[in-house]
Predicted 3D model of a 495-nucleotide part of an RNA (small-subunit ribosomal RNA, 5' domain) from a Bacillota bacterium. Rfam family: Bacterial small subunit ribosomal RNA. Gene Ontology terms of the family: ribosome and structural constituent of ribosome. The prediction has a mean pLDDT of 82.
Context: one part of a larger RNA
RNA sequence: GGGUGAACGCUGGCGGCGUGCCUAACACAUGCAAGUCGAACGGAGCAGCAAUGCUUAGAGGCGAACGGGUGAGGAAAACGUAGUAACCAACCCUUUAGACUGGGAUAGCCACUGGAAACGGUGGGUAAUACCGGAUAAGCUCGAGAGAGGAAAGGCAGAGAAGCGCUAAAGGACGGAACUGCGCCCCAUCAGAUAGUUGGUGAGGUAAAGGCUUACCAAGUCAAAGACGGGAAACCGACGUGAGAGCGUGUACGGUCACAAGGGCACUGAGAGACGGGCCCUACUCCUACGGGAGGCAGCAGUGGGGAAUAUUGGACAAUGGAGGGAACCCUGACCCAGCAACGCCGCGUGGAGGAAGAAGGCCUUCGGGUUGUAAACUCAUGAAGCUAACGAAUAAGACGGAAGGGGAACCUUCCGGGAGAAGGUAAUUAGUGAAAAGCCCCGGCUAACUACGUGCCAGCAGCCGCGGUAAUACGUAGGGGGCGAGCGUUGCCC
Repeated sequence: GGGUGAACGCUGGCGGCGUGCCUAACACAUGCAAGUCGAACGGAGCAGCAAUGCUUAGAGGCGAACGGGUGAGGAAAACGUAGUAACCAACCCUUUAGACUGGGAUAGCCACUGGAAACGGUGGGUAAUACCGGAUAAGCUCGAGAGAGGAAAGGCAGAGAAGCGCUAAAGGACGGAACUGCGCCCCAUCAGAUAGUUGGUGAGGUAAAGGCUUACCAAGUCAAAGACGGGAAACCGACGUGAGAGCGUGUACGGUCACAAGGGCACUGAGAGACGGGCCCUACUCCUACGGGAGGCAGCAGUGGGGAAUAUUGGACAAUGGAGGGAACCCUGACCCAGCAACGCCGCGUGGAGGAAGAAGGCCUUCGGGUUGUAAACUCAUGAAGCUAACGAAUAAGACGGAAGGGGAACCUUCCGGGAGAAGGUAAUUAGUGAAAAGCCCCGGCUAACUACGUGCCAGCAGCCGCGGUAAUACGUAGGGGGCGAGCGUUGCCC
């Protein structure tokens, strides 16, 4: 000198864009943050004369493994990079083939009943795209072969089809799992470490290679090119600085990993060893009729606590994106906006022109004067912000309906109709009014800027050198001056 997720002191006008618990991965009141589909299903309720429609507890499907948070742990295949072969893959795309025939349950519901509650129990009866047989079956699986095994579901609409789904197989895309080379902090005042340890065989297990697991056999394996141990730490793209080499950092944004009160475990599933699923143990909190139950903000707000220190219990799904649905639509604290904070960067303003050999006041003075100083007053015009009024956005593309074109039902293109904006009556624009908002630090040298008074090694200053003991440009105040400016200084940290 530059930088900062900053804090502190004094001060503070506006706007745009960003950023905002670095500490206690401390504990959490309250609300919201993941639902959706009645075009798979039987009921119940409501409306209706009915046809039918609406609502939905249950059951079924898909989603809830994404999105969002945090950085505790972890020095290792965690991450980065370059590769490898023994894999998976729901939804999506392409292709081929198929969907025949049966059955038994169960929730809801009804009856009885237990419990304070949470939540149940027994009996009866019911549906399906829920569940289970049989048939069929190869390009699927097992097998050397012969051979064996092994699937399905319908609903809507309808004149019929197309379309939406179902089953099997193959390929693709997206995504994921595994393995390997190299890279990856400090301590040698850590020097030896290791028994599933290193390798083999058989078996098991997995989607899959493998001591991944197990039985047996062998005695290996790693290490001063730092094993093992201890400490501290998520990693990277990047960011800061620097001429570069390098050094430092990992906040925001993007990628990966890990975690979800502390631990452990599996279930479901294409995918989880699952933040707002389950079970067990522990600690803590709450309810209780004392028998027993409920809970997990490192989601968004918010509270207490800790701290030098870090925001609203806001609006809206209008846009973008996501889940479900044929669609209408619904959900979305993702997201988009608004609020708070000079926390940062950027822009603008606090006025402009004229105005005395120069008011008053202040300060200094050799008492002549000098300086503050065109500064003010005053005159003229202009007119950020604000206020008043008017007008008023872009962000919106569609969905859907219709028409035309391409071989043209999906698809694409064009045209017509077409409701819908949180921010917000905001921004912008126009008219009127309106001169309206400056501080902070420094002035001995380094280092730009000097006098007076007070004080008298006192009170104090100080980054270093050093000032102060009676004329202090170094302390305090004033006048003057210098620097920066809605900021200015100080402190911490990095280069």